[in-house]
RNA sequence: UGGCCUUUAGCUCAGAUGGUUAGAGCGUCUGACUCAUAAUCAGGGGGUCUGGAGUUCAAACCUCUCAAGGCCAA
Numbered sequence: 001u002g003g004c005c006u007u008u009a010g011c012u013c014a015g016a017u018g019g020u021u022a023g024a025g026c027g028u029c030u031g032a033c034u035c036a037u038a039a040u041c042a043g044g045g046g047g048u049c050u051g052g053a054g055u056u057c058a059a060a061c062c063u064c065u066c067a068a069g070g071c072c073a074a
Base pairs, nucleotide, nucleotide: 001073002072003071004070005069006068007067010026011025012024013023019057028044029043030042031041032040051065052064053063054062
């Protein structure tokens, strides 16, 4: 310098061909159970989908761009 991949909850990750409520597991909080803790069960909270712009009736998803991380080539 060129090419490719990744970025979604505290962590690890889903999210079909753009479609009307953005999710799971773990963790966390509350309650039940227990003498108590763990385990188990029930419920809750937590997200500008890296940032910005564009296309569209509608964008996590398409286009452009920025940033961070990774891989390859030189």
Transfer RNA from a marine sediment metagenome, 74 nucleotides, folded computationally. Rfam family: tRNA. It is annotated as a transfer RNA. Its family is annotated with triplet codon-amino acid adaptor activity in the Gene Ontology. The prediction has a mean pLDDT of 80.